[in-house]
Context: one part of a larger RNA
RNA sequence: UGACGGGGGCCCGCCCAAGCGGUGGAGCAUUUGGUUUAAUUUGAAGCAACGGGAAGAACCUUCCCAGGCUUUGACAUUCAAGAAACUUUCUAAAAAUAGAUUGGGGCCUUUGGGAACAUUGAAACAGGUGCUGCAUGGCUUUUGUCAGUUUGGUUCUUGAAAUUUUGGGUUAAGUCCCCUAACGAGGCCAACCCUUUUCCUUAUUUACCAGCCGGUUAGGGUGGGCACUCUAAGGAGACUGCCGGUGACAAACCGGAGGAAGGUGGGGAUGACGUCAAGUCAUCAUGGCCCUUACGGCCUGGGCUACACACGUGCUACAAUGGUCGGUACAAAGGGUUGCCAACCCGCGAGGUCAAGCUAAUCCCAUAACCCCGAUCGUAGUCCGGAUCGCAGUCUGCAACUCGACUCCGUGAAGUCGGAAUCGCUAGUAAUCGAGAAUCAGAAUGUCGCGGUGAAUACGUUCCCGGGCCUUGUACA
Numbered sequence: 001u002g003a004c005g006g007g008g009g010c011c012c013g014c015c016c017a018a019g020c021g022g023u024g025g026a027g028c029a030u031u032u033g034g035u036u037u038a039a040u041u042u043g044a045a046g047c048a049a050c051g052g053g054a055a056g057a058a059c060c061u062u063c064c065c066a067g068g069c070u071u072u073g074a075c076a077u078u079c080a081a082g083a084a085a086c087u088u089u090c091u092a093a094a095a096a097u098a099g100a101u102u103g104g105g106g107c108c109u110u111u112g113g114g115a116a117c118a119u120u121g122a123a124a125c126a127g128g129u130g131c132u133g134c135a136u137g138g139c140u141u142u143u144g145u146c147a148g149u150u151u152g153g154u155u156c157u158u159g160a161a162a163u164u165u166u167g168g169g170u171u172a173a174g175u176c177c178c179c180u181a182a183c184g185a186g187g188c189c190a191a192c193c194c195u196u197u198u199c200c201u202u203a204u205u206u207a208c209c210a211g212c213c214g215g216u217u218a219g220g221g222u223g224g225g226c227a228c229u230c231u232a233a234g235g236a237g238a239c240u241g242c243c244g245g246u247g248a249c250a251a252a253c254c255g256g257a258g259g260a261a262g263g264u265g266g267g268g269a270u271g272a273c274g275u276c277a278a279g280u281c282a283u284c285a286u287g288g289c290c291c292u293u294a295c296g297g298c299c300u301g302g303g304c305u306a307c308a309c310a311c312g313u314g315c316u317a318c319a320a321u322g323g324u325c326g327g328u329a330c331a332a333a334g335g336g337u338u339g340c341c342a343a344c345c346c347g348c349g350a351g352g353u354c355a356a357g358c359u360a361a362u363c364c365c366a367u368a369a370c371c372c373c374g375a376u377c378g379u380a381g382u383c384c385g386g387a388u389c390g391c392a393g394u395c396u397g398c399a400a401c402u403c404g405a406c407u408c409c410g411u412g413a414a415g416u417c418g419g420a421a422u423c424g425c426u427a428g429u430a431a432u433c434g435a436g437a438a439u440c441a442g443a444a445u446g447u448c449g450c451g452g453u454g455a456a457u458a459c460g461u462u463c464c465c466g467g468g469c470c471u472u473g474u475a476c477a
Base pairs, nucleotide, nucleotide: 001477002476003474004473005472007471008470009469010468011467012466013465016460019425020424021423022422023421026316027315028314029313030312032310033309034307035306042053064302065301066300067299068298069297070296073125077124078123079121080120081119086103089100090099091098092097107114108113127291128290130289131288132287136285137284138280139279140278143274149186150185151184152183155162167178168177169176193268194267195266196265198236199235200234201233202232203231208225209224211222212221213220239262242256243255244254245253246252318418322377323376324375325374326373327372334365335364336363339358340357345352346351384415389410390409392407393406394405395404431453432452433451434450436448437447
């Protein structure tokens, strides 16, 4: 100087407390361990591994296994040879592949040849998701959006070092003020950026609607307008600016006014010096080592989907604040030409047929749902719950057996609110309700953004956990 202390002081955080809803019990989805297997490819391991890499394993993906094949190779460069490239069909085979067959006869040219592509041959080489993340780059997690971290010369100390950065206040903040052997400065903080909340100006189509017609297949037709809403460009607006009080007359804090908004207005992006030899050689790159008729390459089939079990993360429930049936209203944000697909018709339905429109403020996905109104059920393992299983189907796709999603009919398991323990959340939040997108042929209860309805509680900092500053002790470095 740090680190540590079941030392002290001060402060903060959904840390506790006050509340609301969960997990832990059930069924299922999914991940991991374990076990099994020819293989169940692999990495990740307290927080900070476990719905994470994987924004989507039937084949492919795919690394794993079995079998069938291949050896200058699926891919790159160099050399030589002959030959354009390319294309049709057939046979054998699980395919890879092997054999036969048909058409074609090109481009540039100095007529030597050249360019592109394919075949054969020979080596140099290719290739490796093989090992080492404790050899590395790059990227990333976490501490932590915590308020800290460092430096120049000065001063001081024998020196390591210290001072500044401590002290008194204050702040979300090493934020600012005052004092001061200190004076400055860099990274971080804040601000600048995006979005949301209010208004103005400009613009007015596909958006919007004050007129007229029409009075219903009507969500229609017509001719207009730029007022309103929205859209999208530019501005305004919030700065403790104003008033009162407290305070060291300071910084600031408390209350108030005006205001759409009040004290960083809400949300996001933004992550300092460092720590964990944290993670990644399987994104990529890369040193070293290793394989080279194989640890490379091609193909078919299988596996990654197994199943006495255990943990994690979720979904659905156990019902009446509910289930079912009928009626009825209101979103936002997205996506669409290899696409979204209206309307009519067919089907109980998944869906099918035909087919208009749309490269989209025009058309389509697309009926939002919870809610509200009425009816029924009457506390039951039920008109709760929907697992599991049987029959029949639909769609995608060469292909749905291993191993997809969905539909109809039947079947109707556990489950009556969950032990010890444990998690999230402070406001348009929790809870609850639906809708969209990426990936994607098909395949979400996951992920990411979107809106609807919309709470309770916070006395406080004694205690638990984590963190910051000062100080103290030390058998630690």
Source information: Small-subunit ribosomal RNA, 3' major domain from Pseudomonas sp. Ps170, 477 nucleotides, folded computationally. The prediction has a mean pLDDT of 84. RNAcentral holds the full RNA, with entries from ENA and SILVA.